[in-house]
RNA sequence: UAGUGGCGGACGGGUGAGUAAUGCGUAGACAUCUAUCCUGAAGAGUGGGACAACCUGAGGAAACUUGGGCUAAUACCGCAUACUAUUCUGAGGAAGAAAGGCUGGGGACCGAAAGGCCUGGCGCUUUAGGGUGAGGCUACGUUAGAUUAGCUAGUUGGUGGGGUAAAGGCCUACCAAGGCGAAGAUCUAUAGCUGGUCUGAGAGGACGGACAGCCACACUGGGACUGAGACACGGCCCAGACUCCUACGGGAGGCAGCAGUGGGGAAUAUUGGACAAUGGGCGAAAGCCUGAUCCAGCGAUGCCGCGUGUGUGAAGAAGGCCUGCGGGUUGUAAAGCACUUUAGUUGGGGAGGAAUGCUUAGGUGUGAAUAGCACCGAAGUGUGACGUUACCUGAAGAAUAAGCACCGGCAAACUCUGUGCCAGCAGCCGCGGUAAUACAGAGGGUGCAAGCGUUAAUCGGAAUUACUGGGCGUAAAGGGCGCGUAGGUGGGAUGAUAAGUUGUAUGUGAAAGCCCUGGGCUCAACCUGGGAAUGGCGUACGAUACUGUUAUUCUAGAGUAGAGUAGAGGGGAGUGGAAUUUCCGGUGUAGCGGUGAAAUGCGUAGAUAUCGGAAGGAACACCGGUGGCGAAGGCGGCUCCCUGGGCUCAUACUGACACUGAGGCGCGAAAGCGUGGGUAGCAAACAGGAUUAGAUACCCUGGUAGUCCACGCUGUAAACGAUGAGAACUAGCUGUUGGUGUGGAUACACAUCAGUAGCGCAGCAAACGCGAUAAGUUCUCCGCCUGGGGAGUACGGCCGCAAGGUUAAAACUCAAAGGAAUUGACGGGGGCCCGCACAAGCGGUGGAGCAUGUGGUUUAAUUCGAUGCAACGCGAAGAACCUUACCUACCCUUGACAUCCUCGGGAGGCUGUAGAGAUAUGGCUGUGCCCUUCGGGGAACCGAGAGACAGGUGCUGCAUGGCUGUCGUCAGCUCGUGUCGUGAGAUGUUGGGUUAAGUCCCGUAACGAGCGCAACCCCUGUUCCUAGUUGCCAACACGUGAAGGUGGGGACUCUAGGGAGACUGCCGGUGAUAAACCGGAGGAAGGCGGGGACGACGUCAAGUCAUCAUGGCCCUUAUGGGUAGGGCUACACACGUGCUACAAUGGGCAGUACAGAGGGAAGCGAAGCCGUGAGGCGGAGCGAAUCUUUAAAAGCUGUUCGUAGUCCGGAUUGGAGUCUGCAACUCGACUCCAUGAAGUUGGAAUCGCUAGUAAUCGCCGAUCAGCAUGCGGCGGUGAAUACGUUCCCGGGCCUUGUACACACCGCCCGUCACACCAUGGGAGUGGGUUGUACCAGAAGUGGGUAGACUAACCGCAAG
Repeated sequence: UAGUGGCGGACGGGUGAGUAAUGCGUAGACAUCUAUCCUGAAGAGUGGGACAACCUGAGGAAACUUGGGCUAAUACCGCAUACUAUUCUGAGGAAGAAAGGCUGGGGACCGAAAGGCCUGGCGCUUUAGGGUGAGGCUACGUUAGAUUAGCUAGUUGGUGGGGUAAAGGCCUACCAAGGCGAAGAUCUAUAGCUGGUCUGAGAGGACGGACAGCCACACUGGGACUGAGACACGGCCCAGACUCCUACGGGAGGCAGCAGUGGGGAAUAUUGGACAAUGGGCGAAAGCCUGAUCCAGCGAUGCCGCGUGUGUGAAGAAGGCCUGCGGGUUGUAAAGCACUUUAGUUGGGGAGGAAUGCUUAGGUGUGAAUAGCACCGAAGUGUGACGUUACCUGAAGAAUAAGCACCGGCAAACUCUGUGCCAGCAGCCGCGGUAAUACAGAGGGUGCAAGCGUUAAUCGGAAUUACUGGGCGUAAAGGGCGCGUAGGUGGGAUGAUAAGUUGUAUGUGAAAGCCCUGGGCUCAACCUGGGAAUGGCGUACGAUACUGUUAUUCUAGAGUAGAGUAGAGGGGAGUGGAAUUUCCGGUGUAGCGGUGAAAUGCGUAGAUAUCGGAAGGAACACCGGUGGCGAAGGCGGCUCCCUGGGCUCAUACUGACACUGAGGCGCGAAAGCGUGGGUAGCAAACAGGAUUAGAUACCCUGGUAGUCCACGCUGUAAACGAUGAGAACUAGCUGUUGGUGUGGAUACACAUCAGUAGCGCAGCAAACGCGAUAAGUUCUCCGCCUGGGGAGUACGGCCGCAAGGUUAAAACUCAAAGGAAUUGACGGGGGCCCGCACAAGCGGUGGAGCAUGUGGUUUAAUUCGAUGCAACGCGAAGAACCUUACCUACCCUUGACAUCCUCGGGAGGCUGUAGAGAUAUGGCUGUGCCCUUCGGGGAACCGAGAGACAGGUGCUGCAUGGCUGUCGUCAGCUCGUGUCGUGAGAUGUUGGGUUAAGUCCCGUAACGAGCGCAACCCCUGUUCCUAGUUGCCAACACGUGAAGGUGGGGACUCUAGGGAGACUGCCGGUGAUAAACCGGAGGAAGGCGGGGACGACGUCAAGUCAUCAUGGCCCUUAUGGGUAGGGCUACACACGUGCUACAAUGGGCAGUACAGAGGGAAGCGAAGCCGUGAGGCGGAGCGAAUCUUUAAAAGCUGUUCGUAGUCCGGAUUGGAGUCUGCAACUCGACUCCAUGAAGUUGGAAUCGCUAGUAAUCGCCGAUCAGCAUGCGGCGGUGAAUACGUUCCCGGGCCUUGUACACACCGCCCGUCACACCAUGGGAGUGGGUUGUACCAGAAGUGGGUAGACUAACCGCAAG
């Protein structure tokens, strides 16, 4: 090393596919087995024949197969023995075993020797007991689905038999017809179970990775063999899939062992060391084997510990970032100085894990033995994978060592830059559209830290499945209503029992883990000792209040009997009148009917109307009522019959007979369906007529199902009190229905029972509200809810004739949906009130021409802004140049303007040339002010230069200030304190009156106050006082052609200062005796006398960056500045605002009268003269009650025109002029002559005005050289109308509804179109799982039959 033989390969190691029970957990019980181990009893006698190895052939590529020959055993097989032990039994009996093999030592005796013999060790056979392990049985517990409700034929039980180690339908024959199931069988899906782990205050919820117990599995399926044990991970056989070898004939294999490879994946390690320790197998032992195990490697995967320095250090360095430019911050942080050395580096030393084992002598036991063997302690010797171990120590040196997330709120932490609804962020809310603490970067900060953040997942918060511990009137949620089965729950007393309950003891509840307490690693994590705990289950003995069970009993719940009583309670039969319609007849004539208005329709063939008659169907006026009855749906003329229930009273009886009620059964409005009737009215569908943009509607005319009856179905409603049933308790008041009792005896009061309503305390409730008829406080039972949509839908089941009903999801999607109340806003809601809001009037606009502004168009430019009211004769109180911002061309670049620096110079004035001018370039003149040391310096000014800077009518009015418009001169808007409400909020401020007014009065849980209203201010109307010039002039005087012209005067007018006056003060009435209103008196004025200024909180992101100011952005030889010319003045057109007209209340001409308020010095400008005129000449007077503008006009008087495109109207055009101005061409105003357009009162529509107003007439001013139909003022003449508040518009107060809050210009629904996602259906088709029946059927086990072979054994032989 091969083989025979023995033991072990059923342990250890891996995995969780299957399994919802053949499993697991807990507690029991047994009809059983158990190799090795321990204790005991008995035995081991005598024979036999083979087979491997080995030798030799044969086949095969190989795996391997096979013939012949030899051989041993503790391998194999007989026979003997086995009374008691074992098994069977007919109780007599029968059956059944072994190896005396291996080995140590030995004195006497026997033997030639081997050996016998004695004594040990290891074995062998039978058997009993123990131990260990296993097998089987029972009870309870063990996921989800009922859109799985019935399952079961060896099924359930019995008898006989078989089988097993063993009970058993485990198997078989026969018999019986059972067994399981709503406390969930069967089916489907999912899943190994447990100790435990995570979370949670707990109860629970989720999970079952590591460790430990059990089970199952070993490529997939089936099967047995061997064995004490397997139906066996590294055994066998068969089938299948896959991989590999092959000579193509045939073979081999099974990592869910340890490493390792591939694949998959977001993702998970080394083909390491050692048996040194612990443990296992074998062995007498040494020892061998052991990817069990012990170690090492990889991985921040987790837990624990440690380090990356410590102290000092302000010039608060540099750099970074921010800045209000002063500074702040990073920050004692760094540097610097002084220290320390853990860890790391490098040297040295160095435990423990080692006990066994072997050798030697000794002791004890066994034994005849000082052999031998076993045990004990002693000495010596040897054993370490880890390992360069832990630990100790020397040396050097701050040396080698910090990241990640976050900084809008939740939630600790803020600034800058970039970006500009882009890029992006985001757990939720949400950030980002030019000033982002939210994106990205930076500085700074915050939190954790060798980690930090994200993703995925579990529990918690979540009382958001509510056992602990929720709800159902309106938020989701009470079944439509009843009867009743199972079930749940149930009145008083006594006894028994002891199931629940409870006490004590005891068993179990494995270990680990958790907890407590000790110990060991320097601490900790970790390890280790002890304890406690383990709510559970079992057993024994007690207790008996409560519940249960049982026995006896009671009457308070419930029921029965009696007497009454109210009622549209139900069913059937009959009957009545009114009305509608139709028919017949009469009267009668042209319409009827219908509507917002009409039409369709009916009617001269006689309608409607009216009278009489007849028919038929349906419904029952008045009574009639928050009245009655019924379980609900529901029930209404009257009479009769049948019938259910309630209530009241008094006694008697039964004796808990009760309550609720899953399934089940019944009833159940309207519509609808079926069959057959009926049909007057009404009336879906339908038809016609209207309305309308349309009108498949609302309105009208018709009209069929239906409505009615009978029988059957349907089974739903906002079937509502949106409030389940029953019982008990808990303040009152009022009405009403039905009873009874007492008093009074008519009315009524009190008490009580049963109903039905309205308030209301406590209490409840989110509020609204409920409140003895609860939504209060409790008990019992049932039903139902768990965000919105999808959806009460799909699929499936059940029901239905159908329509449909019932049961009832998911995918997907949203961050809400919802309730109650509050404040606003809104309403083609209501009430009250106001306004030139309507109405009543007057005059306009819209038509014409022109002026002016705007849109549009055009243009080189036609600069910009304003855009419903609230832009459009607006900014602009005045564009020929200028203005001017626009365009074209030509020029300038520290600039036209400001500050600072350097240099030079006076500045300035006059003047020439070129040019369109800006500009460029000359000439002449001129020498200032202050200080002075006479050199010069300084302040203004001019020129040159450099840079800081200037400049911008460039953008953003949605970054802003200021100013303004508007609602609106509308009467409102708020606050403090108090009170009410959980709160938002309310109250006050609402109410009754009244007012122009939130003005005032009264009332009042409010009392006060503020901003608004009013008043105070200005003008005007009356009067007084004062004053009397430039104003005035009555009386006096002078005086003129005339005249306050003059002297005088203050009387008057007037001027301009100051007073008075008007306050509902007085009277009457109304009213509440108030506020106030009406009327009156007086008064110049009367109820705010008229007018103005004055504009609350706020709204419109209203307007303005072009008045000004200003953040940010942009331009910087130009988007700045200068100059000339042009443009803002264009012109098919549209609109707004005006002027002038269309004429006779007028136009023309002539004459004549009367204002007010203003302006005036670069001004107003008189008289006079000239011109037809614009105007010119002129220059008196006047800084103005003095002079001037200045003529007022309409008016009045007279005359003419005679209704016409005119004697209206004046546009347009021609000619001629005047004035301003540097200049009237583009592009001024005016004058004269001539011309003489449209227009004859203006469609739809629309504006202003209520009294000195509208209308009409002229005058003045600002701007301005000139330019006014515009704007702002002034006076003259001077009306009409208002019944009234229905309507239009706007507004105020109260109230109501709301799904609106960007607030009705709101919100919001559906179809359609396109794209995509998810789900359902779909002719079908493919796959999976399962049931049943059947075809074929491997290995294997048992049996049957047939054939063949054979040592030991038996038989004389066949066999």
Molecule: small-subunit ribosomal RNA
Organism: uncultured Gammaproteobacteria bacterium